[in-house]
The RNA shown here (transfer RNA) has 71 nucleotides and comes from uncultured Eubacterium sp. Rfam family: tRNA. Rfam links the family to the GO term triplet codon-amino acid adaptor activity. By type it is a transfer RNA. RNAcentral holds the sequence, with entries from MGnify.

RNA sequence: AGCCGAAUAGUGUAAAGGUAUCACAUCUGACUCUGACUCAGAAGAUAUAGGUUCGAUUCCUGUUUCGGCUG
Numbered sequence: 001a002g003c004c005g006a007a008u009a010g011u012g013u014a015a016a017g018g019u020a021u022c023a024c025a026u027c028u029g030a031c032u033c034u035g036a037c038u039c040a041g042a043a044g045a046u047a048u049a050g051g052u053u054c055g056a057u058u059c060c061u062g063u064u065u066c067g068g069c070u071g
Stems, first nucleotide, its partner, number of pairs: 001070007010024003018054001026042005047063005
């Protein structure tokens, strides 16, 4: 330098055009003499800038970061 892939709550993941899922973690409440466990609930996320579309995590283009292959 060229090519390929990945980027989603704090962490790990799903969603393949139509309300963004689940688990752990966090917070609140119940339970308990207290704590832990357990149960119920809450908050929290689509790397970035555009485009297509009635509608984009998803499709297209550029950029950034990371990984791989070739030289």